RNA sequence: GGAGCUGGCCAGGCAGUCGCUCGAAGCGCCUCCGGGCGCGUCGGGAGGAAAGUCCGGGCUCCGCAGGACAGGGUGCCAGGUAACGCCUGGGGGGCGAGAGCCUACGGAAAGUGCCGCAGAGAGCAGACCGCCGAUCGUUCCUAUCGGGGCGAGGCAAGGGUGAAAGGGUGCGGUAAGAGCGCACCGCGCGCCUGGCAACAGGCGUGGCAGGGUAAACCCCACCCGGAGCAAGGCCGAAUAGGGAUCCAAUGGUGUGGUCCGCACCGGAUCCGGGUAGGCUGCUUCAGGUGCGCGGCGACGCGCAUCGCAGAUGAAUGACUGCCCACGACAGAACCCGGCUUAUCGGCCGGCUUCGUCA
RNA sequence: GCCCCCGUCGUCUAGAGGCCCAGGACGCCACCCUUUCAAGGUGGAAAUCGCGGGUUCGAAUCCCGCCGGGGGCACCA
Numbered sequence: 001g002g003a004g005c006u007g008g009c010c011a012g013g014c015a016g017u018c019g020c021u022c023g024a025a026g027c028g029c030c031u032c033c034g035g036g037c038g039c040g041u042c043g044g045g046a047g048g049a050a051a052g053u054c055c056g057g058g059c060u061c062c063g064c065a066g067g068a069c070a071g072g073g074u075g076c077c078a079g080g081u082a083a084c085g086c087c088u089g090g091g092g093g094g095c096g097a098g099a100g101c102c103u104a105c106g107g108a109a110a111g112u113g114c115c116g117c118a119g120a121g122a123g124c125a126g127a128c129c130g131c132c133g134a135u136c137g138u139u140c141c142u143a144u145c146g147g148g149g150c151g152a153g154g155c156a157a158g159g160g161u162g163a164a165a166g167g168g169u170g171c172g173g174u175a176a177g178a179g180c181g182c183a184c185c186g187c188g189c190g191c192c193u194g195g196c197a198a199c200a201g202g203c204g205u206g207g208c209a210g211g212g213u214a215a216a217c218c219c220c221a222c223c224c225g226g227a228g229c230a231a232g233g234c235c236g237a238a239u240a241g242g243g244a245u246c247c248a249a250u251g252g253u254g255u256g257g258u259c260c261g262c263a264c265c266g267g268a269u270c271c272g273g274g275u276a277g278g279c280u281g282c283u284u285c286a287g288g289u290g291c292g293c294g295g296c297g298a299c300g301c302g303c304a305u306c307g308c309a310g311a312u313g314a315a316u317g318a319c320u321g322c323c324c325a326c327g328a329c330a331g332a333a334c335c336c337g338g339c340u341u342a343u344c345g346g347c348c349g350g351c352u353u354c355g356u357c358a
Numbered sequence: 359g360c361c362c363c364c365g366u367c368g369u370c371u372a373g374a375g376g377c378c379c380a381g382g383a384c385g386c387c388a389c390c391c392u393u394u395c396a397a398g399g400u401g402g403a404a405a406u407c408g409c410g411g412g413u414u415c416g417a418a419u420c421c422c423g424c425c426g427g428g429g430g431c432a433c434c435a
Stems, first nucleotide, its partner, number of pairs: 001354010012323007020045005026039005047329001051340002054338005059228004066260004071224005076090005091105001092103004106219002111217002113213003128159002130155003135152007167185006186208001187206008232280004242271006251265004273434003287306008324327001359431007368384004376415001386402005408424005
């Protein structure tokens, strides 16, 4: 210097003028004494995803959130956390020369289902081509030794079908073959060693049993009550506390699919009527930053310090000047932790590999 | 803001692991019939199954992530 891997950060900057919104104290005016309006001053004012609403939690209500079944979710091991389907570390498998990346990765010896077409055979399987014909039968050639054909039958090495055909490679063996025997690899079982564990390694043993599929039903382990800030609470205004249909006390309702338990005694749907107001919940928090300590790490603990949006027709904008690398995706709505998706460009750290020079 | 549902020829739809490079109806095209049109008959074209991954031998169908569309939810008596 080239190619690449990986962790983190920033998200045009500065100045001026005019606005918008929230808060603080001040002044003025009004007041039904609660407060309201106006003025200027000071301070704050979108994001890494505010997005999708896919997970998890807080908060609030459903009397309690109780039991059983159903249903749903998660799924190698250990840890982190308020919790998670997230994160960290490790194991197994796969990809890459490597840094590194990816991984829905429990159980197919509980049971059931499915495996179309092709193929002989697709489940405790099978013989189409093929190989053999040692043994048995038969037949031909031959003087004999012996040789050949056909069949009964033996075999599963090779071919063929298929996504998949009851371990793989090699040697021996045999009539031909075959875990039939042996070596190595794979696999099952047992023991030992290391490790919290997943698992790894070693030794012995079994000739191999048990094809695949659980993002098919299912089994095992663990988790899950429902709804959502339009939750919920307070105040105010207005109207017709109206009508129809249905269900009914072995019932109905209580925001749960069913049952039990508990509480209450009416309830469901539709039509019709009224209001489209205010306050609260509302932003201080599993909060940010710095330092120290523990831990490989996610993270935890301690101390110090900071206060950092809160709108409700819904605020962060417009104009001007200068500079540069000419600015992407995109706009909070109860709040957090994640995941996923979108995204111009730039900065910093760690690492791999190739080339050149010293 | 929150919750729910849907996506298959131009339109409406069937499908629920293989019999499906996807069937039917209406519409479209061609031919027959008719003097002509309509009706009728025969034949044909027309679908990246919204998109991208994954599971499986095999996916419209099962799983995951996106995209697009639609609907509902205020309070009071």
Two RNAs folded together computationally: RNase P RNA and transfer RNA, 435 nucleotides in total. The coordinates come from a structure-prediction model, not an experiment, and the mean pLDDT is 82. It holds a member of the Rfam family "Bacterial RNase P class A". Gene Ontology terms of the family: ribonuclease P activity, tRNA processing and dimeric ribonuclease P complex. Rfam describes the family as follows. Ribonuclease P (RNase P) is a ubiquitous endoribonuclease, found in archaea, bacteria and eukarya as well as chloroplasts and mitochondria. It is annotated as a ribozyme.